A computed fold for a 304-nucleotide RNA from a Methylophilaceae bacterium, annotated as Bacterial RNase P class A. It matches the Rfam family "Bacterial RNase P class A". Rfam classes the family as a ribozyme. The prediction has a mean pLDDT of 75. The RNAcentral record of the sequence draws on ENA.
[in-house]
RNA sequence: GAAGUUAGCCAGACAGUCGCCGUCACACUUGUGUGGGGGAGGAAAGUCCGGGCUGCAUAGAGCAAGAUGACGGCUAACAGCCGUACGCCGUGAGGCGAGGAAUAGGGCCACAGAGACGAGCGUAUUUAGUUACGGUGAAACGCGGCAACCUCCAUCUGCAGCAAGACCAAAUAGGCUGGCAAUAGGCGUGACUCGCGCUGCCAGUGGGUAGGUUGCUUGAGCGCAUGAGUAAUUGUGCGCCUAGAUGAAUGACUGUCCUUGUAGCAAUACAAGACAAAACCCGGCUUACCGGCUGACUUUACUC
Numbered sequence: 001g002a003a004g005u006u007a008g009c010c011a012g013a014c015a016g017u018c019g020c021c022g023u024c025a026c027a028c029u030u031g032u033g034u035g036g037g038g039g040a041g042g043a044a045a046g047u048c049c050g051g052g053c054u055g056c057a058u059a060g061a062g063c064a065a066g067a068u069g070a071c072g073g074c075u076a077a078c079a080g081c082c083g084u085a086c087g088c089c090g091u092g093a094g095g096c097g098a099g100g101a102a103u104a105g106g107g108c109c110a111c112a113g114a115g116a117c118g119a120g121c122g123u124a125u126u127u128a129g130u131u132a133c134g135g136u137g138a139a140a141c142g143c144g145g146c147a148a149c150c151u152c153c154a155u156c157u158g159c160a161g162c163a164a165g166a167c168c169a170a171a172u173a174g175g176c177u178g179g180c181a182a183u184a185g186g187c188g189u190g191a192c193u194c195g196c197g198c199u200g201c202c203a204g205u206g207g208g209u210a211g212g213u214u215g216c217u218u219g220a221g222c223g224c225a226u227g228a229g230u231a232a233u234u235g236u237g238c239g240c241c242u243a244g245a246u247g248a249a250u251g252a253c254u255g256u257c258c259u260u261g262u263a264g265c266a267a268u269a270c271a272a273g274a275c276a277a278a279a280c281c282c283g284g285c286u287u288a289c290c291g292g293c294u295g296a297c298u299u300u301a302c303u304c
Stems, first nucleotide, its partner, number of pairs: 001300010012257007020039002023036006041275001045286002048284005053161004065157005070084005086097004100152002105150002107146003117142001121134004165214004175205006185199005221240008258273006
């Protein structure tokens, strides 16, 4: 220098103008104004696992059903992560792994082979029994193999989810209670009478709906230092506060620079800026992703 492996990080930068959603302070005309400060991600995604939280009779036991499965460890928990052994791939750094039980039982064993789980069959020996051997095949004359077929064993799992749940609470209609009215009155039935049908008035009050508030973001939190541990992880100290919307804000434009592409000898001009966007919170897994940076390591060429 080239080609790789692995771990971590960034996710165009800065400035200006106009907006949008919360929050704090002040002012007043009390819902507006002014000012300060904050405002998406490494995956916010898929909703696939695991937990917190909430309700269901504080939820316990059994059956059923489901999940996991080397050994040891981490964790709130896990199907996650770490370490070790083993197997496979790679020259290597490394990467991948579906792993308990086949003497509890059922089932299956392609192709080949006469025969595939059942003992029979063929050949030789022999009267027979018996004994020995058996081209194929992963397995053949036997107490074989497959559990990624059912099953058994061990461990774990109650169900539903923030549209959970809690609180406040209109109008209209209906419920309950009290008072008043009273078989009257009112309305309809083509004008009138009878008949028939429908219908109380006022006040109070509980539930529920619309709507609003809460749950809601201070948390298994983040950063730095240091101790324990091979590591995952964890103890201690110091510092920090970092979205909370609800048809759903987090945007648009301009300028300078950066990167990439095209054209050009050049100056420069033009175009483009990955995947994707919170919705109760957290730990994982999987998937998508332009480009770039850093550390460690491997293989190899050349020079000294």